Record summary
A computed fold for a 503-nucleotide part of an RNA from an uncultured bacterium, annotated as small-subunit ribosomal RNA, 5' domain. The prediction has a mean pLDDT of 85.
Context: one part of a larger RNA
RNA sequence: GGAUGAACGCUGGCGGCGUGCCUAACACAUGCAAGUCGAACGAGAAGUUCACCUUCGGGUGGAUGGAGAGUGGCGAACGGGUGAGUAACACGUAGUUAAUCUGCCCCGAAGAAUGGGAUAACUUGUGGAAACACAGGCUAAUACCAGAUAAGCCCACGGACUGUAGAAGUCUGUGAGAAAAGGCUGAGGCGCUUUGGGAUGAGACUGCGGUCCAUCAGCUAGUUGGUAAGGUAAAGGCUUACCAAGGCGACGACGGAUAGGGGGCCUGAGAGGGUGACCCCCCACACUGGGACUGAGACACGGCCCAGACUCCUACGGGAGGCAGCAGUGAGGAAUAUUGCACAAUGGGCGAAAGCCUGAUGCAGCGACGCCGCGUGGGUGAAGAAGGUUUUCGGAUCGUAAAGCCCUUUUCUUAGUGACGAGAGAGGACGGUAGCUAAGGAAAAAGUGUCGGCUAACUACGUGCCAGCAGCCGCGGUAAAACGUAGGACGCAAGCGUUAUCC
Repeated sequence: GGAUGAACGCUGGCGGCGUGCCUAACACAUGCAAGUCGAACGAGAAGUUCACCUUCGGGUGGAUGGAGAGUGGCGAACGGGUGAGUAACACGUAGUUAAUCUGCCCCGAAGAAUGGGAUAACUUGUGGAAACACAGGCUAAUACCAGAUAAGCCCACGGACUGUAGAAGUCUGUGAGAAAAGGCUGAGGCGCUUUGGGAUGAGACUGCGGUCCAUCAGCUAGUUGGUAAGGUAAAGGCUUACCAAGGCGACGACGGAUAGGGGGCCUGAGAGGGUGACCCCCCACACUGGGACUGAGACACGGCCCAGACUCCUACGGGAGGCAGCAGUGAGGAAUAUUGCACAAUGGGCGAAAGCCUGAUGCAGCGACGCCGCGUGGGUGAAGAAGGUUUUCGGAUCGUAAAGCCCUUUUCUUAGUGACGAGAGAGGACGGUAGCUAAGGAAAAAGUGUCGGCUAACUACGUGCCAGCAGCCGCGGUAAAACGUAGGACGCAAGCGUUAUCC
C1' cells in the first nucleotide's frame, strides 16, 4: 500500500447494487415453511329448494350442494439450513463397471380373456383424564388375492457364431416360471402390464493430487489370502465356517493434533503466501446414540421404533416434543436484521384442466457493513470591513473568505401524471415506487485525523521528567514546532481515525 461477513470512537445529506450470528451443532414461547388429485373409490355435514305433515318450535322424504374426515395414487429422498463429524476414494482430476440400479420423461414391440375374499370410512358398544385403543356389524375401488395367456423376459441344461488374458454378447433347441385396471373421461384423450433402447440421476472400484507433529516407530486377528456358503441392484472379509500365515511401514505405517473438499477469493510483476463469508458443484449432519420399515430412490431435518439427556401436560395409570427451514425469544459475545408483503414473475409438487400449495423465490423493512455515483451551490465582489490570532506595534494572516449584487435548482419539499417487468385477452406483491411535468426557495446537508523525523502541514499561551504523548527513533526537569488549548496549515471526505487478521 491492498484486502475484510469486521468491531470500536467521533461524525453523518441522498441514491443504486451487494451484504449482515465469524461466538453456544446452546436452549427454544408463537405463527408459518408439503401438499395435491372428486376425471381412482365408497360415504356425505351445513346451506338452498320442492312436496307432505305440523303442537307453527319444527319434522319426514326428494332434488341440489359439496365441508370435514377416510381408502387409493403421486409427491413428501426435491427445494431450504448448518459445518458438528470426517485426513477419508470425503473432495478434485483422469479412468473402469465384461460387477450395477434408475419412478416420472422420450422412441419402439407385444398385450389386458376370468373370477374371488376382505377392509377403512360409517354404525353399535366398551375402556381411558388425555394421547388413543379394543370388540361386533355394513360397503367400494386404479386397494388386495387366485388362477388363464407369453411377442419378449427370467432360470436350468445343450448347440452355432463372434469376442476377451479370462469370465461377456448374438442366434437357436428343450423344460420350468412370472403380467395387467378393459379402469376414468367432458369421447379428444389420460391411464394399466411385459419387454428393448434412449435420456437423466445414482451406486461401486482404481491411478494421481492437496495439513502439521518422529518429543508418535513399529502396527494388524476378519487382520492378509484361499475354498465354500450367505447377502446386495452390484465386485468384494461385506458376513459366516474351514484352511494357510500372511498384510502395512522412514517413499512415514500406527498414533496424536487440526480441518468439510473444490470452483474460487485476497495479495503479489510472477513464483508463491493466506483463505474457503456471499454465489456454484460435491460431501456429511438434523436433540445424542442405535435400528430398520416404506419406496424407483432414505436408513429419511418438519416419518417410524428403541435407549439416553432435557422441556412440557397429567386425574400419577400414562402421554407429548425436537428452528443447523423463515421470522422471532433468551443466553453467549466486541458484534450481525422484520414474529413484513406476494405467489404478479422464475422454478417446484399434485391435477386432464380450472386451480391449490410453495418463509424456494420475487420484493419490501433495518444497519455508512462494503463498493459505486451525486450533492452540501455558481459568478462577481478590496472599504482587503468587523472580529479572531500574531506582532519588531509599522504590519502580517484567516481572506474573495464573509457581507453586498447577479444567477442556478442536481438533491429537497409540495402538487399533477405515472410505467416496463404480463411473449393473444384479463391479471403486478414491489408501487402511487421509478420516471416525467409544474411550482417553491441557497434554501435543509461536513466532518475527521494529523502538523519533531520517517511524512504533506507552525506559531502563541499554559504546563515544568508533573500532567501527559508514542507505530519506531524518542519528547516533557521554565523560552516544548513532540504534552494541553487556541489561531493557522496539511491529508482524506459522508466519511475519518483506531484495533484485529492476511499478503